[in-house]
Context: one part of a larger RNA
């Protein structure tokens, strides 16, 4: 000089984009972050509607009915593995970059094939009783499904096996053809047409597991290190390979080209600096990873050892009728605590996008705003012109004539962005929905045409009206380094980034005018290059 997630300290007028707990991965009040689906089921607790009773003259209440809408709980489905947070661990195939799997999986999507026959079970809500303060259980009865289990079928698929044919990179792949064995399914909404699902197998797309070069921090004042530890056989186990796991055999394997060991650190894309090489970083944002109180463990599942899932121990909190029980903010916001320091208990699903649903639509602290913060960057203002009696004033300076402050103010003339008052939109929207038409034999399909749908927000802007009207500070002034004087103090008080100033004329301390810089900033610390 430059640069930063900054902090401090004077000082602040408006906007537009960033960005905002670096410290304690300390503890957490509260409340909201993940549900949908009645077009899978029985059903009906509450709401509305009918229907029928009763009372009342009626308005109307009460009761009975799942008979509609529709739905709290439950059962089943799909989702809760995205999406949000953090950086504790990790010097590792963790990450990068390059390959590889003749050693793997993939729910939903797409594309092609071909299938859905006919039986059985029971359990939840609910009824009864019953323990328990609570959380929660326990016994008994009945009951449905796209629940759950057989048997039928079964091209393809899986295991066996014969046989043949093509290809390779060892191990081998790959396809034809017979046999013997195995393994499937579910229904629902509509009058229908038709929609939505349901099972199976080939491919495919997106995701994902494994391996393998090479690349990756500091110490040798760490020099040896290793028993599942190396290989091999045979099995287990995996979606798969493998010492990942065991049995047996063999006695190797790393290592000064740095092994083992100890510190330190999430890795990259970038980012900051520099002329380049380099150095230094890794905050927002994008990818990968790895956590979710702490340590472990597996269940469900296409897919987790699963932030808002369980079950164990462990520390902490907290209810407790003293038996026994809950809980996990590293989701958004808020709280305490730490500390130099980091925002709101905000608004809406309008727009992206994500779940569930046929679909309206419901849910989404993902997201889009809005609030706070000069924290940074970028525009704008705080007025322009004219104006010499060069005015008053100066704790201003003087060689007392004057100079400076200074065209600076005063005035005069002109603008009016901010600033107040008033007016005030497009555009984010066109798609879904809905209505209408038309279309094909007909729709809920196309296609047209209307209407709806805006949180931000009465915001942006844009007109009219006013009025110079609301708006400047800060650090410096020995030399580096741009910018001097007087007065105060007298090695005192004090400055200081290096050299140094200060002991009676300090251009270097403290003050005044005056100057220079840079300006809504300015300077100061810390850090990096």
């Nucleotide at each position: 000089g430059g640069a930063u997630g900054a902090a401090c300290g004077c000082u602040a007028g408006c906007g537009g984009c960033a960005g905002g707990c670096c410290u304690a991965a300390c503890a957490c009040a509260u409340g909201c972050a993940a549900g949908u689906c009645g077009a899978g089921g029985g059903g009906c607790a509450g709401c509305a509607u009918g229907g029928c009773g009763u009372a009342g003259c009626g308005a109307u209440a009460c009761g009975c009915u799942g008979a509609u809408g529709g739905c709290g709980a439950c059962c089943g489905g799909c989702g809760c593995a995205c999406g949000g947070g953090u950086g504790c661990g990790u010097a590792a195939c963790g990450c990068g970059u390059a390959u590889g799997c003749a050693a793997c999986c993939u729910g939903u999507c797409c594309g092609g094939c071909g299938c859905a026959g006919g039986g059985g079970g029971g359990u939840a809500g609910c009824c009864c009783g019953u323990c328990g303060a609570a959380a929660g259980g326990c016994g008994g009865g009945g009951u449905a499904a796209u629940c759950c289990c057989g048997c039928a079928u079964g091209a393809a698929c899986c295991g066996g096996u014969a046989u043949u044919c093509c290809c390779g990179c060892a191990u081998g792949g790959g396809g034809g053809u017979g046999c013997c064995g195995g393994c499937a399914a579910a229904g629902u909404g509509g009058a229908g047409a038709c929609g939505c699902g349901g099972g199976g197998c080939c491919g495919g797309a997106g995701g994902g597991g494994c391996a393998u070069g090479c690349g990756u921090g500091c110490c040798a004042u760490u020099a040896g290190c290793u028993g599942g530890c190396u290989g091999g056989u045979g099995g287990g186990g995996u979606a798969a390979c493998g010492g990942c796991c065991c049995a047996c055999c063999a006695g190797g394997g790393c290592g000064a080209u740095g092994a083992u060991g100890g510190c330190u650190a999430g890795g990259g894309g970038g980012u900051c600096u520099g002329a380049g090489a380099g150095g230094a970083u890794g905050g927002u944002c994008c990818c990968c990873c790895a956590c979710a109180c702490u340590g472990g463990u597996a269940c469900u599942g296409a897919g987790a050892c699963a932030c808002g899932g369980a079950c164990c121990a462990g520390a902490c909190u907290c209810c407790u009728a003293c038996g026994g029980g809950a809980g996990g903010c590293a989701g958004c916001a808020g709280u305490g605590a730490g500390g130099a320091a980091u925002a709101u208990u905000g608004g809406u699903c309008a727009a992206u996008g994500g779940g569930c649903g046929g679909a309206a639509g419901c849910c989404u602290g993902a997201a889009c705003c809005a609030g706070c913060c000069a924290u940074g960057c970028c525009g704008c203002g705080u007025g322009c012109a004219g104006g010499a009696a060069g005015a008053c004033g100066g704790c201003c300076c003087u060689a007392u004539g004057g100079g400076u402050u200074g065209u600076a103010a005063a005035c005069u003339g002109c603008u009016u962005u901010u600033c107040c008052a008033g007016g005030g939109a497009g555009a984010g929207a066109a798609a879904c929905u809905u209505g209408c038409g038309c279309a094909c034999g007909u729709g809920u399909u196309g296609c047209g045409c209307a209407a709806u749908u805006g949180a931000c927000g009465g915001u942006a802007c844009c007109c009219u009206g006013g009025g110079a009207a609301u708006a400047a500070g800060c650090a410096u002034c020995g030399g580096c380094u741009a910018a001097c004087u007087c007065c105060g103090u007298g090695c005192c008080a004090g400055c200081a980034g290096c050299c140094g100033c200060g002991g009676u004329a300090a251009u270097a301390c403290g003050g005044a005018g005056g100057a220079u810089g840079c300006g809504a900033g300015c300077g100061u610390u810390a850090u990096c290059c």

Small-subunit ribosomal RNA, 5' domain from an uncultured bacterium, 529 nucleotides, folded computationally.